[in-house]
RNA sequence: CAAUACAUGUGGCAUACCCGCUGAAAGGCGGGGACGCAAAGCCGUGGGUCUAACGGGACUUUUACCUAUGACUGCCUGGUUGCUCUU
Numbered sequence: 001c002a003a004u005a006c007a008u009g010u011g012g013c014a015u016a017c018c019c020g021c022u023g024a025a026a027g028g029c030g031g032g033g034a035c036g037c038a039a040a041g042c043c044g045u046g047g048g049u050c051u052a053a054c055g056g057g058a059c060u061u062u063u064a065c066c067u068a069u070g071a072c073u074g075c076c077u078g079g080u081u082g083c084u085c086u087u
Stems, first nucleotide, its partner, number of pairs: 012037002017032006035074001041080003046076002048072003055066002
């Protein structure tokens, strides 16, 4: 590389929770652990949600409010890649 045979397989990811690290927080990373997922692979395109450090304006008390530039792809959507079955 080709042929044949077999395969509703081989496998993959990892919710909650716990531990450690990190971050202002939301969260993220690593280990354990599985609720589930045919893209629960990747990318923050468009929405949505979460947080509020910096900043803002009130109050004259250190509280509450507004605000992503921060975060979530296991919220949806969009893009892109992969696996399987059939032809």